[in-house]
Molecule: transfer RNA
Organism: Thermoplasmata archaeon
RNA sequence: GGGCCGGUAGAUCAGACUGGAAGAUCGCCACGCUUGCAACGUGGAGGUCAGGGGUUCAAAUCCCCUCCGGUCCA
Numbered sequence: 001g002g003g004c005c006g007g008u009a010g011a012u013c014a015g016a017c018u019g020g021a022a023g024a025u026c027g028c029c030a031c032g033c034u035u036g037c038a039a040c041g042u043g044g045a046g047g048u049c050a051g052g053g054g055u056u057c058a059a060a061u062c063c064c065c066u067c068c069g070g071u072c073c074a
Stems, first nucleotide, its partner, number of pairs: 001073007010026004020057001028044005050066005
C1' cells in the first nucleotide's frame, strides 16, 4: 500500500442480504418476597446505530469518503 471481516444500551451480541415502531441476554434502579442477603416475580431507566456526505417520501440497513480494531497478501 491492497483484499476481507467488524464498530448498535454499562457488557456480550442480534437486526443490514430484502429500507418503513431500535431489540435480546446479563448488569443497573425501584417495588414485592426474606429477619437480612442471594435467588425469584413485576415494573423502569439507559442508544449521536464509529464520524461525515449522498440517494430516497423514508437509511442502523443502499452508495462514497474518513477514523478505529481484527485478519490475510505485498